[in-house]
RNA sequence: GGAGUAGACCAGACGAUCGCUGGGAACCCAGUUCCCGGAGGAAAGUCCGAACACCACAGGGCAGGGUGCUCCGUAACGCGGAGUCACGGUGACGUGAAGGAAAGUGCAACAGAGAGUAUACCGCCGAAGCCCGUUUCUCCCCACAGGAGACCGGGACGGUAAGGGUGAAACGGUGCGGUAAGAGCGCACCAGUUCCUCGGGUGACCGGGGAAGCUUGGCAAACCCCACCCGGUGCAAGACCAAAUAGAGGAGCGUUCGAGGGUCGCCCGCCCGAGCUCCCGGGUAGGUCGCAUGAGGUAUCAGGCAACUGAUGCCCAAGAUGAAUGGUCGUCGCCCGACGUGGGGUAACCCGCGACGGGAACAGAAUUCGGCUUACGGUCUGCUCCGACC
Numbered sequence: 001g002g003a004g005u006a007g008a009c010c011a012g013a014c015g016a017u018c019g020c021u022g023g024g025a026a027c028c029c030a031g032u033u034c035c036c037g038g039a040g041g042a043a044a045g046u047c048c049g050a051a052c053a054c055c056a057c058a059g060g061g062c063a064g065g066g067u068g069c070u071c072c073g074u075a076a077c078g079c080g081g082a083g084u085c086a087c088g089g090u091g092a093c094g095u096g097a098a099g100g101a102a103a104g105u106g107c108a109a110c111a112g113a114g115a116g117u118a119u120a121c122c123g124c125c126g127a128a129g130c131c132c133g134u135u136u137c138u139c140c141c142c143a144c145a146g147g148a149g150a151c152c153g154g155g156a157c158g159g160u161a162a163g164g165g166u167g168a169a170a171c172g173g174u175g176c177g178g179u180a181a182g183a184g185c186g187c188a189c190c191a192g193u194u195c196c197u198c199g200g201g202u203g204a205c206c207g208g209g210g211a212a213g214c215u216u217g218g219c220a221a222a223c224c225c226c227a228c229c230c231g232g233u234g235c236a237a238g239a240c241c242a243a244a245u246a247g248a249g250g251a252g253c254g255u256u257c258g259a260g261g262g263u264c265g266c267c268c269g270c271c272c273g274a275g276c277u278c279c280c281g282g283g284u285a286g287g288u289c290g291c292a293u294g295a296g297g298u299a300u301c302a303g304g305c306a307a308c309u310g311a312u313g314c315c316c317a318a319g320a321u322g323a324a325u326g327g328u329c330g331u332c333g334c335c336c337g338a339c340g341u342g343g344g345g346u347a348a349c350c351c352g353c354g355a356c357g358g359g360a361a362c363a364g365a366a367u368u369c370g371g372c373u374u375a376c377g378g379u380c381u382g383c384u385c386c387g388a389c390c
Stems, first nucleotide, its partner, number of pairs: 001386010012332007020038008040362001044373002047371005052234004064230005069083005084098001085096004099225002104223002106219002121164002123160004130155004136150005172190006191215002193212008238289004249279005260272004296315008334359004339354006
């Protein structure tokens, strides 16, 4: 320098000006002015786990759903930390839907003879036996003919899992023995499994010794079995206040002894006139609360490898509801490009300064937390591998 890998941090700052919004104060109170506050690391997806609220609920079981190596952390989790094992990578490191296939049922395209306590296509074999056949040899026979047998060839049938072939996968590997040919059929060594045992570890598991020919294939993201966990709905939860109109109900007054209404305010007069007033439950519109002090943040110390926990001090940090948190300008800072210049280095290249041009991502709270996932601009650090030079 290149390529990679793991992690931490930032998410522009200040000023001016024009607005929006929550709270407080003052005033001449439908408002104005002043002061203070006003998005994120993901506010997102709404995928897990909770708080909280209402409904349901004696207890137990079935069904259904979820989780699935170990220990720890946590209010809890399917999350996190530290490990184990397997796999990938030269490595830093990463990934894991990591219980059980020796409880049962089931599945396996194509190819292949056979896909499971399987299989005989080619090949090998004929020990025990069967059928057919010629030459040669032996025997019966002087010889011919005929017969029997051996060897050989062919066939049927059978044996075989060594070799070939198919396949993702074909019942452990090498060697010796053994056999008709073969085969853990026997033996030695190696690998694995199960059991026993010793040591280490909280544990998953790791290391050592011994026994048994035990060699048992894959899939549980198929049913299933085992262990553990799980009631439902979500702040549009829910609680409170409460118009207008209609009205279950109750009380009072009134119908020629005239309630009530109209006639500009009052009285009289005139006109209309059978209803009028009050109480009250539930509850709509609307409003208030829930709703911002909480499994809160932060600093130091202590415990712990860590996640995290404890003690003490300090801090209080948006709360809208057609839904605020924004726009413009200036200065500085940041990133990129090519240029000039100074320094370092043998060099590739690195560091600094100056001026010019360009750029600044993803994204917007809606009851609140803990996670996960996804989107996205930049800075810094640790580590690994490769190359060049000394």
Predicted 3D model of a 390-nucleotide RNA (Bacterial RNase P class A) from a Desulfobacterales bacterium. The RNAcentral record of the sequence draws on ENA. Of the family's consensus pairs, 95% are formed in the model. It matches the Rfam family "Bacterial RNase P class A". By type it is a ribozyme. The prediction has a mean pLDDT of 78.